[in-house]
Molecule: small-subunit ribosomal RNA
Organism: uncultured organism
């Protein structure tokens, strides 16, 4: 996808044709569902005629008797064994199918053949007595019969003796003789006076048919082997019995058989088939409706009657429930149709009719039929049809989105014009009826036809992928979705809604189940080295497969015929309902079993023959193959004994230990074990585990020659048998050495380990167990096949004498081709192509566990689940990270050096606390003197408080003004408020005024809007930080690869560099490198003013005049390129040196930041999506805050002194700034600094004085003449203001500190250190910042380690990438489960005990009509009650197993 007896959820317009308790086989009110037949028989009742009679009321009543006619209670006879229901049992000859029955029945019904004669005794009903609540029952007496019973005939039935003739074994058929057994002279016409005839329905018997059913056989069709043995009527036989009939069906007696691994037996489960759904088939699942068969009828059991039953609407007993009941006692059986309760998700009407078809009864008419036809409820299924067509663009209102222009719902709607299927109205009106007339429940139905209105008729799902179909809003990991994957944490195409689309349609989704898809159980059609997955190995049993010829069979095979394979279903053609579903005709097809003929290639079989496989023999070598017994030296440790003296061992470094009682060390003796250097090899030999000193018995196999010899003997191997390391166990030895456990020391945070000193078991040897191992080549065994190469071992042949060569068989390795593989790899020792057999896999955990069984003293082994859980586990293989892997290099990375932080004040920044605020943001390196290049107000965003409300700012509109600016004033704490004053241009209308515009502005007013340093750097853009100025990042084309990906860019060298050179399946490019760029080092040229001044004049002074030579400024050139030279490298790149130059191998700073990382950083430069605020979250005002302060942490100053402090002289820069500026010189002040101003918009003037340095002098190691905090008082500037809360002066104070713990930063040359100057911001306010110059070192041996960084490679279960993954116990919560002292149910079987009804058996003193005897009474014969046995349901009783519940507590699993 597809099915459905379905059901839930929304939703519902009509017809046709099915179909509808899958659950409780649960109880069941009510109704009905089986009768019928007077033409079997007796009555009864009723009618109507007729007669006759009586009574009188004279036309009436009653009685009597015939006669017709109905109606039927009872005998009879048929028929309730069909038909209807249901699927409990059933694993079976229950069904399916194909046979058989010489081993059998068959009423009704068809055919043939003969027959129907004569007789007797009873009983219901009915009368009448009786019990009884009732159901019924007794007892007496009458009565028929197609009811019953005797005789007659007759055999073909049976029994005996024969004959013919056939088959299949027992046997059949067919005839002959002899014995035994039967009927309804009925019922209704018809003729006849009657006898009697005769027709017709019945009867009787026999044969045969046709139905229908009975028994037997082959063969099919479920699970579980954690069911393996099973069986006493059992299995055979003889004889009996018994049946319609065969048979242990049943009995006696005899014998031990029977089934089973091709799966008995048990255990669950289930009616079974035609079919049915599904699928390309093959297969899987199902087993409702129709059809065929079984089984059952409350449960159990059992016979009667009958052709048939062991019987659904019959009977009899038990048990269980329900009803009546007078308590004595009876009654019942919806798995029949409907219908009720209950169960359940769930499943209908107490309907109409015998009109049809069929059934039972009858001669018929009929009658009965809940069988059937038919309504009637359920969109439960399937078909079919409508719910309208045609035009219609202002794309209409309205929705929805919007980028606000529009889009789109949508010709859709509105108008307009048509049609009426369908429902409704009215009219007509069937076939279904056959068989002269009559006969229709469905139903006035189905059609037909008129009129009428567009009216009365569309809804489910879904829209991230898969999967066709998207936008807004709500909502924030919430509600919620979900069939996987997975969506949702503030911009959801997943949730909700709504628009919009998409599917499908009177249905449309969801669930529940079966096929498919799944080659995911692989017959078709799968695989086992690393994914699940080869037994641990041999020998071998039963199967399975099996070499070359020849021949006979024909069991398999094929091929033809024949019969069956029921119908219905399926397919095809065809017809009939207006189509369709549906209903019919025909063919086919049902792959299947059966029997008959036939072929002989292949397999089987059978016989005969071969030698190539397989074995035997002969010859030979090789070998750690087994098993025993005997021998060796080496060493390790113990005794002894001598020498001898203070240590010995051990380790990273120790200590435990041994040793002056004399160890270790040495030398000789001696004792015991045990393993067996060196030969020693990816050498050998063995099934495999494994197997090493030597020599000697016993042995076993493989190899290589030869071809004498058997003639397929062969391969494989469930099951079983047998070996099978180590460690284990039992028993008894031995015991050097080593060595679990254990015990001591170490190490550690701890150390129940690694590391050390001891040391039991063990290790070894006999004999018995165990039976597992990463028992591996993680690779079952065999047998053919299919490129080489090069080793080694054991042989052989041919040539040869050589340190050979070739060919050859059999082992071991290594490389590689096809070829196979997912990849890694295998590759004649396959994992290649093939064939045969075995043994194992089927998602991960649960688990190799739990029960059960087997085997074991034990330990434990082998066999070996499930519930529950999870969406993945697992393989190759890539590419990053990443290692306390490995190899190479490189950074002030470390080392070697110098100064520093870290300890003290003090600045400044953060974190904490406080606070009405202490505005935020930065957060490891990459926050922390950081945004902030500078918070007194402002700034400023934050707190009080005041105020405003189209707003402090912008655009649009309407009115009014002519201004506005701008100046003044009043009131506030300030804003806001409020008053004055002074006052627009331009164009056009003829001009002024005046009107209109038009710009401006300013006020009112109105809404559209503004406004936000609210939010969100996890919606962004700019920008930046970092790794890192590290050498990386990459592309195209080719080529490898099945692909991710690789090559390229790896390697050899070399570099600062992926810089270059050389090689290479690559070749070539881009982005970084590094070069162009800017500063500096040197020259040289141009220009010389405000610079400069060598030579000439002059000054106090480059100050002039003068000159551009130098210095200097500042354009323009040059120069430096490994250019030269040696030497090394590979004859390169390039390294080392060297000449030469100012500078030499990048000279030396800047500037430039590759791909990308870190959801870095930042909505508070700014811009921006959304979200929020809107008399505030907006604007303004004053005050305050940011500046608090037990504390902790970062940068830094400034110091602890003498390489110093003080004082006073005396030198030398460079780079900058200056107009709301810089400010000279004078003057004044002790000083900050004032006053007044020259000069300068600047190579001119001026901030400016440089300082460290130098030269004097002082202090003499102190908390100092160091230090300078802190505080007091005076005071200078700034500005509107200096309390909070500036700076900076003066005088006065004079604190901590005496070089700073663990730790840590900075720095390789004009650098570090130390000096001072500038300037940006800025009224003011630097110890930061940013620059500038002056003085001016030390070290680097070297890359082992620490950091980080970069190339190759290995490893990896990481990929959010090691700050990763992740083990296990512990605790807490839920879940399935295993054991568990027991407990309680359950079904089945066996075993005893009792024993209903019933058959059969034996008895039968009582009873008995029909036949015999008998004149009767009686008495046979025949039966019957009772009794009594064998069997028996049901029910007791005791034991055992099995199976489920539950169980205190306990054992693990699994989820979070």
């Nucleotide at each position: 996808g597809g099915a459905c007896g379905a059901a839930c959820g929304c939703u519902g317009g009509c017809g046709g044709c099915g179909u509808g308790c899958c659950u409780a086989a649960u109880a069941c009110a009510u109704g009905c569902a089986a009768g019928u037949c007077g033409a079997g028989c007796g009555g009864a009742c009723g009618a109507u005629u007729c007669a006759a009679a009586a009574g009188c009321u004279u036309g009436c009543u009653u009685u009597u008797g015939a006669a017709u006619c109905g109606u039927u209670a009872g005998c009879g006879g048929c028929g309730g064994a069909c038909g209807g229901g249901u699927g409990a049992g059933u694993a079976a000859c229950a069904c399916g199918u194909g046979g058989g029955c010489a081993a059998c029945c068959u009423g009704c019904c068809c055919u043939g053949u003969a027959g129907c004669c004569g007789g007797g005794g009873a009983u219901a009903a009915c009368a009448c007595c009786g019990a009884g609540a009732a159901a019924u029952c007794g007892g007496u007496g009458c009565u028929a019969a197609u009811a019953c019973c005797g005789g007659a005939u007759a055999a073909c039935a049976c029994g005996a003796a024969g004959a013919a003739c056939c088959g299949c074994a027992u046997g059949g058929u067919u005839u002959u003789u002899c014995g035994u057994u039967g009927a309804a002279a009925g019922g209704c016409g018809g003729c006849g006076c009657a006898a009697g005839c005769u027709g017709u329905c019945g009867c009787u018997a026999c044969a045969g048919g046709a139905u229908g059913g009975g028994c037997c056989c082959g063969c099919g069709g479920c699970g579980c082997a954690u069911u393996a043995g099973c069986u006493a009527g059992u299995u055979g036989g003889u004889g009996a019995g018994g049946u319609a009939a065969u048979g242990g069906c049943u009995c006696a007696c005899c014998a031990a058989g029977g089934c089973g691994a091709c799966g008995a037996u048990g255990c669950g489960u289930a009616g079974c088939c035609g079919a049915c759904c599904u699928g390309a088939g093959a297969g899987g699942g199902u087993g409702a409706u129709c059809g065929g068969c079984c089984a059952c009828a409350c449960u159990g059991g059992g016979a009667c009657u009958g052709a048939g039953a062991c019987a659904c609407g019959g009977c009899c007993c038990a048990c269980a429930c329900u009803c009546c009941u007078a308590c004595g006692g009876g009654a019942g059986g919806c798995a029949g149709c409907a219908g009720u309760a209950g169960g359940g998700a769930a499943u209908c009407u107490u309907c109409c009719g015998c009109a049809a078809u069929g059934g039972a009864c009858g001669a018929a008419a009929g009658u009965c039929u809940g069988a059937c036809g038919g309504a009637g409820c359920a969109a439960c299924g399937c078909c079919g049809c409508g719910u309208g067509a045609g035009c219609g663009a202002u794309g209409a209102a309205g929705g929805u989105c919007u980028u606000c222009g529009g889009a789109u719902c949508g010709u859709a709607a509105a108008c307009u014009u048509c049609u009426a299927u369908c429902a409704g109205c009215a009219g007509g009106g069937a076939a279904g009826a056959a068989a002269c007339c009559a006969u229709g429940a469905c139903g006035g139905u189905a059609c037909c036809u008129g009129a009428c209105u567009a009216a009365g008729a569309a809804g489910c799902c879904c829209c991230g992928g898969c999967u066709a179909a998207c936008u807004a809003c709500g909502u924030g990991c919430c509600a919620g979705c979900a069939g996987c994957c997975g969506c949702g944490g503030u911009a959801a195409u997943a949730c909700g809604u709504a628009g919009g689309g998409g599917g499908c349609a009177a249905g449309c989704g969801u669930u529940a189940u079966c096929c498919g898809g799944a080659a995911u159980u692989a017959c078709u059609g799968g695989g086992u080295g690393u994914a699940a997955a080869g037994g641990g190995u041999g020998c071998g049993u039963a199967g399975g497969c099996g070499g070359c010829g020849a021949u006979u069979u024909a069991a398999g095979u094929c091929a033809g015929a024949u019969g069956u394979g029921a119908a219905a279903a399926c397919u095809c053609a065809g017809g009939g309902c207006u189509c369709a579903a549906c209903c019919u005709u025909g063919a086919g097809a049902c792959u299947g079993c059966a029997u008959c003929u036939g072929a002989a290639a292949c397999u089987g079989a059978g016989u005969u023959g071969c030698u190539a496989g397989a074995g035997u023999g002969c010859a030979g070598g090789a070998g750690a193959g087994g098993a025993a017994a005997g021998c060796g030296g080496a060493a390790u440790u113990c005794c002894g004994a001598g020498u001898g003296u203070a240590g010995c061992g051990g380790u990273g470094a120790a200590a435990u230990g041994c040793g002056u009682a004399g160890a270790g060390a040495u030398u000789c003796g001696g004792a015991g074990g045990a393993a067996c250097a060196c030969c020693a090899g990816u050498a050998g030999c063995g099934a495999a585990g494994g197997c090493g000193g030597c020599u000697u018995u016993c042995u076993g196999g493989a190899c290589u020659g030869u071809a004498a010899c058997u003639g397929a003997c062969g391969c494989u191997g469930a099951g079983g048998c047998a070996c099978g390391a180590a460690a284990g166990c039992g028993u008894g030895g031995g015991g050097a050495g080593c060595g679990a456990a254990c015990a001591g020391g170490a190490u550690u945070a701890g150390a129940u380990a690694c590391c050390c000193u001891g040391g039991u078991a063990g290790u070894c040897c006999a004999c018995g167990c165990c039976g597992u191992a990463a028992a591996c080549g993680a690779u079952g065994a065999a047998u053919a096949u299919u490129a080489g190469g090069u080793g080694u071992c054991g042989g052989g042949g041919c040539u040869u004498a050589c340190g050979g060569g070739u060919c050859u068989c059999g082992g071991u390795g290594c490389c590689g081709c096809a070829g196979c593989u997912a990849a890694c790899g295998c590759a004649u020792u396959a994992a290649g192509u093939a064939u045969u057999c075995c043994a194992c896999c089927u998602g991960g955990g649960a688990a190799g566990u739990a029960c059960g069984a087997c085997c074991g003293c034990a330990a434990g082994g082998u066999u070996g689940a499930a519930a529950c859980u999870c969406a993945a586990a697992g393989g190759a293989a890539u590419u990053g990270a990443c290692g306390g892997g490995g190899a190479c290099c490189c950074g002030c990375a470390c080392a070697a050096g110098c100064g520093g932080u870290g300890g003290a004040g003090c600045a400044u920044g953060u974190g904490g606390u406080u606070u009405a605020a202490u505005u935020u943001g930065a957060a490891g390196c990459a926050a922390c003197g950081c945004g902030a290049a500078g918070a007194g107000c402002c700034u400023u965003a934050c707190c009080u408080a005041a105020a405003c409300u189209u707003g402090a700012c912008a655009u649009c509109c309407u009115u009014u003004u002519g201004a506005c600016c701008g100046g003044a004033g009043g009131g506030u704490a300030a804003u806001g408020c409020c008053u004055c004053c002074c006052u627009c241009a331009c164009u056009a209308g003829c001009u002024u005024u005046c009107u209109a515009g038009u710009g401006c502005a300013a006020a009112a007013g109105u809404g559209a809007c503004a406004g936000g340093u609210g939010g969100u750097g996890c919606a962004u853009g700019g920008u930046u930080g970092u790794c890192g100025u590290c050498a990386g990042c990459u592309c195209g084309u080719g080529u490898c690869g099945u692909g991710a990906g690789a090559u390229g860019u790896u390697g050899g060298g070399u570099u600062a560099a992926g810089u270059c050179c050389c090689g290479c399946a690559a070749c070539g490019a881009g982005c970084g490198c590094a070069a162009c760029c800017c500063c500096u080092a040197u020259c040289u040229u141009u220009a010389g003013u405000a610079g400069c001044c060598a030579u000439c004049a002059u000054u106090a002074a480059g100050u002039u005049g003068g000159g551009c030579a130098c210095u200097c400024u500042a354009g323009a050139g040059a120069g430096a390129c490994u250019g030269c030279c040696a030497g090394g490298g590979a004859u390169a790149a390039c390294c080392u040196g060297g000449a030469g130059g100012a500078a030499g191998g990048u000279g030396g700073g800047g500037a430039u930041g590759a791909c990308g990382u870190c959801a870095a950083a930042u909505c508070a430069u700014c811009a921006u999506g959304c979200c929020c605020c809107u008399u505030a979250u907006g604007u303004u005002u004053a005050g305050g805050g940011c500046u608090a302060c037990a504390c902790a942490c970062g940068u830094g100053c400034u110091a602890c002194a003498a390489u110093g402090g003080g004082u006073g002289c005396u030198a030398c820069a460079a780079a900058g700034g200056g107009a709301a500026g810089c400010a000279a010189a004078u003057c004044c002040g002790c000083g900050a600094g004032g006053c007044c101003g020259a000069g300068c918009a600047a190579a001119u003037c001026u901030c400016a004085a440089a300082a460290a340095a130098g030269c004097a002098c002082u202090c003499c190691c102190a908390g100092u003449u160091c230090g300078g905090a802190u505080u007091g008082u005076a005071g200078u500037c700034u500005g509107c203001a200096a309390c909070u809360c500036g700076a900076c002066u003066a005088c006065a104070u004079g604190a901590a500190g005496u070089u700073g713990g663990a730790a840590u930063c900075g720095c390789u040359a004009g650098u570090a250190a130390u000096c001072g100057c500038g300037a940006a911001u800025c009224a003011g306010a630097a110890u930061g910042u940013c620059g500038c110059g002056g003085u001016g070192a030390a070290u680097a041996c070297g890359u082992u380690c620490c950091c980080g960084g970069g190339u190759c490679u290995u490893g990896u279960a990481c990929a959010c990438a090691c700050c990763g993954c992740c083990c296990g116990u512990c605790a807490c919560a839920c879940c399935a489960u295993g054991g568990g002292a027991g407990u309680u149910g359950g079904g089945g079987g066996g075993g005893c005990c009792c024993a209903a009804c019933g058959c059969c058996a034996g008895u039968g003193a009582c009873c008995u009509a029909a036949c015999c005897c008998g004149u009767a009474a009686g008495g046979g014969a025949a039966g019957g009650a009772g009794c009594u046995g064998u069997c028996u349901a049901a029910g007791g009783c005791a034991a055992a197993a099995c199976c489920a519940a539950u169980g205190a507590c306990u054992g693990g699993g699994g989820u979070g």